[in-house]
Context: one part of a larger RNA
RNA sequence: UUGGGUGUAAAACAUCUAUAGGUGGCUUUUCAAGUCCGUCGUCAAAUCCCAGGGCUCAACCCUGGACAGGCGGUGGAAACUACCAAGCUGGAGUACAAUAGGGGUAGAGGGAAUUUUCGGUGGAGCAAUGAAAUGCGUAGAGAUCGGAAAGAAUACCAAUGGCGAAAGCACUCUGCUGGGCUGACACUGACAUUGAGAGAUGAAAGCUAGGGGAGCAAAUGGGAUUAGAUACCCCAGUAGUCCUAGCCGUAAAUGAUGGAUACUAGGCACUGUGCAUAUCGACCUGUGCAGUGCUGCAACUAACAUGUUAAGUAUCCUGCCUGGGGAGUACAUUCGCAAGAAUGAAACUC
Numbered sequence: 001u002u003g004g005g006u007g008u009a010a011a012a013c014a015u016c017u018a019u020a021g022g023u024g025g026c027u028u029u030u031c032a033a034g035u036c037c038g039u040c041g042u043c044a045a046a047u048c049c050c051a052g053g054g055c056u057c058a059a060c061c062c063u064g065g066a067c068a069g070g071c072g073g074u075g076g077a078a079a080c081u082a083c084c085a086a087g088c089u090g091g092a093g094u095a096c097a098a099u100a101g102g103g104g105u106a107g108a109g110g111g112a113a114u115u116u117u118c119g120g121u122g123g124a125g126c127a128a129u130g131a132a133a134u135g136c137g138u139a140g141a142g143a144u145c146g147g148a149a150a151g152a153a154u155a156c157c158a159a160u161g162g163c164g165a166a167a168g169c170a171c172u173c174u175g176c177u178g179g180g181c182u183g184a185c186a187c188u189g190a191c192a193u194u195g196a197g198a199g200a201u202g203a204a205a206g207c208u209a210g211g212g213g214a215g216c217a218a219a220u221g222g223g224a225u226u227a228g229a230u231a232c233c234c235c236a237g238u239a240g241u242c243c244u245a246g247c248c249g250u251a252a253a254u255g256a257u258g259g260a261u262a263c264u265a266g267g268c269a270c271u272g273u274g275c276a277u278a279u280c281g282a283c284c285u286g287u288g289c290a291g292u293g294c295u296g297c298a299a300c301u302a303a304c305a306u307g308u309u310a311a312g313u314a315u316c317c318u319g320c321c322u323g324g325g326g327a328g329u330a331c332a333u334u335c336g337c338a339a340g341a342a343u344g345a346a347a348c349u350c
């Protein structure tokens, strides 16, 4: 390279936007670049293959021919691709009407709980554990009542539920704002899809600067356990967890399943919405579109399983894989304040 793969065996970038590039709906026309047909020239000889012949055979040698094709010229064809021109509405989008939502961001407000503190009552224990001890307490703890402050998180509703590209998003209200879905069909007329580089977003932990610090809690100290116990258990407790502005750019970032389009049995349930039916009305019943789940035929699969939300049947585009270890290491480069991240071998060994 050909070929084969990528849920769990190696392998789908964490997610999206989009440049180059690749691929691309229906109808009619132009043209002849690709494509197809004919013909001409050329691709030295030797070699390979086929037929015949010569050395007594063979190797070897001689003569003739062909396969497989390539390049160039020339004459045609016009279905397909490309090109030219004109159109279409089914893909895509815009506008209109309605609608669901923890989508984002900024601000304001609330209650429960916790801790601390102040005051009252009260008077001996509390707390902890398998059992204890360290710890707190007559300088009045724990308990209980009232006042105050602080920070963080938002019980019930809550769901197999909703939204978001993913990370993720939940007390209530308000401002600004993104996307989706549905319905009628008004408009544009292929404007689409994928996407190397590139850009943006990206949990937690960590870093820088400034705040904040109730609870929890790496590190650390003490008490136990134990042969030991740098642990599990207990008492304390600092970074951190929170906010603002930057950085980092990684996760079992998972559906371990890239995106788009079309097709291929059903059954049940939920969410949003439309139509029909029903009714005083709300339900109910049937059905369409979009989404979320369970089960399951065909098919597929090594099996497990998947199964209209495919891992089925096809097309297009991209990333990635090629025995285990060495190793996601070394070196080098880029990025980063650092921690490190990205790219990423070989010797050797089995």
Stems, first nucleotide, its partner, number of pairs: 004321003007304002012318001014201004021194003025088004033081002035077009049065006091191001092188003096183002099180001103177007110154001114150008125136002162169002206247006215241002220236004258317006266295011299306001323350003332343004
The prediction has a mean pLDDT of 87. This is a predicted structure of a 350-nucleotide part of an RNA (small-subunit ribosomal RNA, central domain) from Trichopus zeylanicus subsp. travancoricus. Its Rfam family is "Bacterial small subunit ribosomal RNA". Gene Ontology terms of the family: ribosome and structural constituent of ribosome. The full RNA is in RNAcentral, with records from SILVA.